[in-house]
RNA sequence: GCCGGGAUGGUGGAAUUGGUAGACGCGCCGGACUCAAAAUCCGGUGCCGCAAGGCGUGAGGGUUCAAGUCCCUCUCCCGGCA
Repeated sequence: GCCGGGAUGGUGGAAUUGGUAGACGCGCCGGACUCAAAAUCCGGUGCCGCAAGGCGUGAGGGUUCAAGUCCCUCUCCCGGCA
């Protein structure tokens, strides 16, 4: 230099053909249980805002009524070829 794959909450990881983003697990917070704790069980858990509402899928653009998903450029990570 060329080709392929990837980047989603604190973390791992889903999201069918473009149609409610974050299912499910871990962690964390609160509670139950216990003398106390562990284990187990229940509830909650992206950000801003008093609320209404707004924002959020590596960055920036484009297409579309609608983009994590399609197109272009760039950044970083993994693999292959030279």

Background: Predicted 3D model of an 82-nucleotide RNA (transfer RNA) from an Oligoflexia bacterium. Lineage of the source: Bacteria > Pseudomonadati > Bdellovibrionota > Oligoflexia. Its Rfam family is "tRNA". It is annotated as a transfer RNA. The coordinates come from a structure-prediction model, not an experiment, and the mean pLDDT is 82.